[in-house]
Context: one part of a larger RNA
């Protein structure tokens, strides 16, 4: 721009993906075969790659959440602690993200069929699966599954709301993340739980500081599962989403 206002839900023309093997076990050591060996057919059971998703497990990361430590410079000293040294180094690690860790996928069923195998059958008194007719029969084809999908210019289809002003709806601006380079999409903008703060709590760290008691002393015990705490999760309007503004269909004479 178009679908001849807008919201919400939809239909599927059409497009893509997927379709993959293996082992064992049972029928059954049965059919077959002298014997060695050893099926179809149907059934069950694990699995390999290969694929989708997720973060409970199990593991990784987690650049500053906890501790622990080593030089130096600072806070006047002691004790605490700050700054710097790869995130100084070292043990850990929540949320996200993450695989090698979880779960989940192919199948089944329809229908038309190759190859090939049939019924019925005549031309051609036979035969003949063909010549009228009717069936079987693939990992493959069409369908089913997942996903996209009305610009499908054939521009679909339902249900609300709106149309002249008590204008549906939108955006701009504003706070944000289950999105994200920015556009876009999503949650919200006081009739408010959208960030942020506060509070309380999962979860991490693993027993602050300080003062007590005891050792000559390093240091040890108690107070204490202490303190500190990023991204989880719930409460709460204290802060900021404040007002303003723009766009927008027609109808009546």
């Nucleotide at each position: 721009c178009g679908u001849u206002g807008a919201u919400u839900c939809u239909u599927g023309a059409g497009g893509a993906g997927g379709g993959u093997c293996g082992u064992c076990c049972c029928u059954a050591g049965u059919a077959c075969g002298a014997g060695a060996g050893g099926a179809c057919c149907g059934g069950g059971a694990u699995g390999a790659a290969c694929u989708g998703a997720c973060c409970u497990c199990u593991g990784g990361u987690c650049u500053a959440c906890c501790a622990g430590c080593u030089g130096u410079c600072c806070u006047g000293c002691c004790a605490a602690g700050g700054g710097c040294a790869c995130c100084g180094c070292u043990g850990g690690g929540u949320a996200g993200c993450u695989a090698u860790g979880u779960c989940g996928g192919g199948u089944u069923g329809c229908g038309a069929u190759a190859a090939c195998c049939g019924c019925u059958g005549a031309a051609a008194g036979c035969a003949u699966a063909u010549a009228a007719g009717c069936g079987g029969g693939a990992a493959g084809c069409g369908u089913g599954c997942u996903c996209c999908a009305a610009g499908a210019u054939u521009a679909g289809g339902a249900a609300u709301c709106g149309u002249u002003a008590u204008g549906a709806g939108g955006c701009c601006c504003c706070u944000c993340g289950g999105a994200g380079a920015u556009g876009a999409c999503g949650a919200g903008g006081u009739u408010g739980a959208u960030a942020g703060g506060c509070u309380c709590u999962a979860g991490g760290u693993g027993g602050a500081a300080g003062c007590g008691c005891u050792g000559c002393a390093a240091g040890g015990c108690g107070u204490u599962g202490a303190g500190c705490c990023g991204a989880g999760g719930a409460g709460u309007a204290c802060u900021a989403a404040u007002a303003c503004g723009c766009c927008c269909a027609g109808u009546c004479u």